Context: one part of a larger RNA
RNA sequence: UGACGGGGGCCCGCACAAGCGGUGGAGCAUGUGGUUUAAUUCGAUGAUACGCGAGGAACCUUACCAGGACUUGACAUAUAUUUGACCGGCACAGAGAUGUGCUUUCUCUUUUGAGCAGAUAAACAGGUGCUGCAUGGUUGUCGUCAGCUCGUGCUGUGAAGUGUUGGGUUAAGUCCCGCAACGAGCGCAACCCCUAUUGUCUGUUACCAUCAUUAAGUUGGGGACUCAGACGAGACUGCCGGUGAUAAACCGGAGGAAGGUGGGGACGACGUCAAAUCAUCAUGGCCCUUAUGUCCUGGGCUACACACGUGCUACAAUGGAUGGUACAAAGCGUUGCUAAGCCGCGAGGUGGAGCCAAUCGCAUAAAGCCAUUCUCAGUACAGAUUGGAGUCUGAAACUCGACUCCAUGAAGGUGGAAUCGCUAGUAAUCGCGCAUCAGCAUGGCGCGGUGAAUACGUUCCCGGGCCU
Numbered sequence: 001u002g003a004c005g006g007g008g009g010c011c012c013g014c015a016c017a018a019g020c021g022g023u024g025g026a027g028c029a030u031g032u033g034g035u036u037u038a039a040u041u042c043g044a045u046g047a048u049a050c051g052c053g054a055g056g057a058a059c060c061u062u063a064c065c066a067g068g069a070c071u072u073g074a075c076a077u078a079u080a081u082u083u084g085a086c087c088g089g090c091a092c093a094g095a096g097a098u099g100u101g102c103u104u105u106c107u108c109u110u111u112u113g114a115g116c117a118g119a120u121a122a123a124c125a126g127g128u129g130c131u132g133c134a135u136g137g138u139u140g141u142c143g144u145c146a147g148c149u150c151g152u153g154c155u156g157u158g159a160a161g162u163g164u165u166g167g168g169u170u171a172a173g174u175c176c177c178g179c180a181a182c183g184a185g186c187g188c189a190a191c192c193c194c195u196a197u198u199g200u201c202u203g204u205u206a207c208c209a210u211c212a213u214u215a216a217g218u219u220g221g222g223g224a225c226u227c228a229g230a231c232g233a234g235a236c237u238g239c240c241g242g243u244g245a246u247a248a249a250c251c252g253g254a255g256g257a258a259g260g261u262g263g264g265g266a267c268g269a270c271g272u273c274a275a276a277u278c279a280u281c282a283u284g285g286c287c288c289u290u291a292u293g294u295c296c297u298g299g300g301c302u303a304c305a306c307a308c309g310u311g312c313u314a315c316a317a318u319g320g321a322u323g324g325u326a327c328a329a330a331g332c333g334u335u336g337c338u339a340a341g342c343c344g345c346g347a348g349g350u351g352g353a354g355c356c357a358a359u360c361g362c363a364u365a366a367a368g369c370c371a372u373u374c375u376c377a378g379u380a381c382a383g384a385u386u387g388g389a390g391u392c393u394g395a396a397a398c399u400c401g402a403c404u405c406c407a408u409g410a411a412g413g414u415g416g417a418a419u420c421g422c423u424a425g426u427a428a429u430c431g432c433g434c435a436u437c438a439g440c441a442u443g444g445c446g447c448g449g450u451g452a453a454u455a456c457g458u459u460c461c462c463g464g465g466c467c468u
Stems, first nucleotide, its partner, number of pairs: 007468007015458002019422005026313008034304002042053002064299007073124001077123001079121006088103006106115003126288002129286003135282002137277003140273001142271001147186006153162003166177003192265004197233007207222002211220002236259001239253005315415001319374007331362003336355002341350003381412001386407007428450007
């Protein structure tokens, strides 16, 4: 000077408390450990690994295993010699890679050569092989916590201190006052984006009040409204009262769509953990070079006594079933979205209109509301499992896809110790979309609908900041 203390003081955070809903019990999904295996590829491991890399393992992916093959190589550059085509098509053998045979067959040019391809040779290629404790880059975490420093001056023999401490205040080293300090930088805040109100301009594919018209904003028409886009306005403690030190600021009020950072996002200081990643990529060193490289077929990553994490579905009447009926937002679509109609109980098939989309389509939102029924039971709850029959994608669903129908109907009656999330359009609950993607979502990322309870307070648990 730091760090630490079951030392002290002050302060903060869903940290506790007050509440609401879960996890831990069941079945299933998924990840991990372990075990097994020819292989179950590799990495991630308290918080900060475990629905994580993976935004999607049937082949491919794929890095793993078995077997079959290749050796200047699947890929790159350049040299020398040599051949003339290469590509493509057909047949045969083979699991395929590949091999054999047949066929087609050069272009430009100054006739030196150039282009392209094959063979040979030697440089080299190649490596998801090792080291993240040799590294770059990127990322997590403390933490969106309020801190971390510098120049000059001053103090001290010096390490260093001061400034940055103190009195107030703030979400904030935010601001004010004081002070041997005076200034400054990186952080805070603001500038950026979305959202909440409104004005002007512009009205098509959006809208429809007035006038006609129609089954229908359908058509004429309109420029009001909604909505969309651009540019503006608006919120600044600006105004009033009180408290305060005449300060900063705090409390209350007015006006206002919005009030004291309005709500949300992007944004992460100096640094910590030799934190993570050599398997995104790049890269030093080491290692392999007829193999640790490359191609192919099949298998594996999907195994299963068990243990853990994260989820989904339930255990029912605030519910299940049947019928009727209402209201979104945000997205996506030409190798695509696919309407109407018809067929099928259904998954789907057929059909082909329209749409490069404010025009057409995905696309009926669901919970809700109105009726009827079930009457507390392992049930008209729940849906695992299994049998059968099918649909779709795709060369191909055996290992190992999703979905549909019929049958089957398991555990489960609210979950021990313990533990997690959340303070408002939040929790809870309900559906919709997108990325990946041929197909495959209970995961991820978004979108809207309905919409609570509670916070006395800071003694205690956890983490953090300042002073001592």